[in-house]
Molecule: Bacterial RNase P class A
Organism: Burkholderiales bacterium
RNA sequence: GAAGCGGGUCAGGCAAUCGCUGUAACCUAACCGUUGCAGAGGAAAGUCCGGACUCCACAGGGCAGAGUGCUGGCUAACGGCCAGGCGCAGCAAGCCGAAGGGCCCAAAGCGACGGAAAGUGCAACAGAAAACAAACCGCCGAUGACGCAGCGAAAGCGGCGAACAGGCAAGGGCGAACCGGUGGUGUAAGAGACCCCCGCUGAAGUGGCAACACGACAGGCAUGGUAAACCCCACUCGGAGCAACACCAAAUAGGCGCAUGUUUCGCGCAAGCGAUCAAGGGGGCCCCCUGGAAUGCGUGGGUAGGUGGCUAGAGCCAACAGGUAACUGUUGGCCCAGAGGAAUGAUUGUCACGAACGGUUCGCCGUUUGAACAGAAUCCGGCUUACAGAACCGCUUCCUCU
Numbered sequence: 001g002a003a004g005c006g007g008g009u010c011a012g013g014c015a016a017u018c019g020c021u022g023u024a025a026c027c028u029a030a031c032c033g034u035u036g037c038a039g040a041g042g043a044a045a046g047u048c049c050g051g052a053c054u055c056c057a058c059a060g061g062g063c064a065g066a067g068u069g070c071u072g073g074c075u076a077a078c079g080g081c082c083a084g085g086c087g088c089a090g091c092a093a094g095c096c097g098a099a100g101g102g103c104c105c106a107a108a109g110c111g112a113c114g115g116a117a118a119g120u121g122c123a124a125c126a127g128a129a130a131a132c133a134a135a136c137c138g139c140c141g142a143u144g145a146c147g148c149a150g151c152g153a154a155a156g157c158g159g160c161g162a163a164c165a166g167g168c169a170a171g172g173g174c175g176a177a178c179c180g181g182u183g184g185u186g187u188a189a190g191a192g193a194c195c196c197c198c199g200c201u202g203a204a205g206u207g208g209c210a211a212c213a214c215g216a217c218a219g220g221c222a223u224g225g226u227a228a229a230c231c232c233c234a235c236u237c238g239g240a241g242c243a244a245c246a247c248c249a250a251a252u253a254g255g256c257g258c259a260u261g262u263u264u265c266g267c268g269c270a271a272g273c274g275a276u277c278a279a280g281g282g283g284g285c286c287c288c289c290u291g292g293a294a295u296g297c298g299u300g301g302g303u304a305g306g307u308g309g310c311u312a313g314a315g316c317c318a319a320c321a322g323g324u325a326a327c328u329g330u331u332g333g334c335c336c337a338g339a340g341g342a343a344u345g346a347u348u349g350u351c352a353c354g355a356a357c358g359g360u361u362c363g364c365c366g367u368u369u370g371a372a373c374a375g376a377a378u379c380c381g382g383c384u385u386a387c388a389g390a391a392c393c394g395c396u397u398c399c400u401c402u
Stems, first nucleotide, its partner, number of pairs: 001398007009390002012351007020039007041373001045384002048382005053241004065237005070084005085113001086111003094103003114232002119230002121226002136172002138168003143165002146161003150157002180198002183195003199221001200219003205214003245308004255299006264275004277292001279290004315334008353370007
């Protein structure tokens, strides 16, 4: 210098004019108006997780259900963040090899990373066999039986053959995975059957807060995989959400109370009671329940509408201190949208940046043009997703120079 990867930061600046919202002052009885000041984001988004706040519910315990899941820490809380452990994978360096390549592996990367010796289930295709062990090709056939010839007087003996019984699991083959690996001993052939080394299992002890690491010693080697399958274990969890919720409160309709009054019949002096008939509701029907026109006055609730909630807060900036870090504390400074069908905009100029073209005295100049994703709605902490461009920091590789 180039390329790649990772990380956080910024997200055009200034001015003028015309608008919009809020607010302070002035003016006004009030509205209006004038002037000043302020006015979107890193994600305001998705609404996925956690909290604040509000209302409702709630003795205590259990079942069911949902969620979380290595360890420690941070935090108001979290499924977030930080640090660590373990596993996977792995560039450089290192080691081995003649080479292809292999081993080991700092860094950066990935991991729903509790339990598979509580139980149940599942495993396509291939394959003989998928958890029980088994035997397709293969190896052997010592032993027993069989065949052939030989020896022997006979009983019988040894030899050869074939592969009937049988033995084996080394090699081949299947598979994502099949019951430790290489070598040796051994054997008829073989096999942890036995042995060295490696691996594995258990484990006294040591280190660490812990996850975990190391590991004397013991053991021929068990307990295959799968829990984003049921399940088991540990921990956590009441519901709804600012359209929460609180206050003020029309018109119309309806509710309630009172007054006048209101089908029929019976009883009663009356108040009223019983039956009946309108009307309405439930119901498939029988039936059950409510129950009285209308007018006037009074009154409670709800709706429209208005006000609060509503933006000073787990707040922002700086310094110092603690901590590896996430984060926390102290001190000082600052005030930074608050709309409500929903303001936060538009135009012009100029500067900065990018691109193209033209000119150039190579310093630049001129013209044209471009600039993302996006848009607060109670607030906050995260996660995820979208994003033109700019500069910065770190790591890796390559090239050049010293």